[in-house]
RNA sequence: CGCGGGGUAGAGCAAAUGGUAGCUCGUCGGGCUCAUAACCCGGAGGUUGGCGGUUCAAGUCCGCCCUCCGCAA
Numbered sequence: 001c002g003c004g005g006g007g008u009a010g011a012g013c014a015a016a017u018g019g020u021a022g023c024u025c026g027u028c029g030g031g032c033u034c035a036u037a038a039c040c041c042g043g044a045g046g047u048u049g050g051c052g053g054u055u056c057a058a059g060u061c062c063g064c065c066c067u068c069c070g071c072a073a
Stems, first nucleotide, its partner, number of pairs: 002071006010025004019056001027043005049065005
């Protein structure tokens, strides 16, 4: 340098064909308990890697760039 796949909440991952961004764990508050864990209820937390473009509408489509993994050389 060439090809392929990834980047979404603190962590791990979803989001057929563009149409309100969700799940589990964690975290915070409450309940239960003599107490802790477990269990139950509720909340917070996201400019979807960056910059542009297409569109009424982009996590999703297009271009460039950054970064990680793999293949080939």
Model confidence (mean pLDDT): 81 of 100. This is a predicted structure of a 73-nucleotide RNA (transfer RNA) from a Bacillota bacterium. Rfam family: tRNA. The family's RNA type in Rfam is transfer RNA.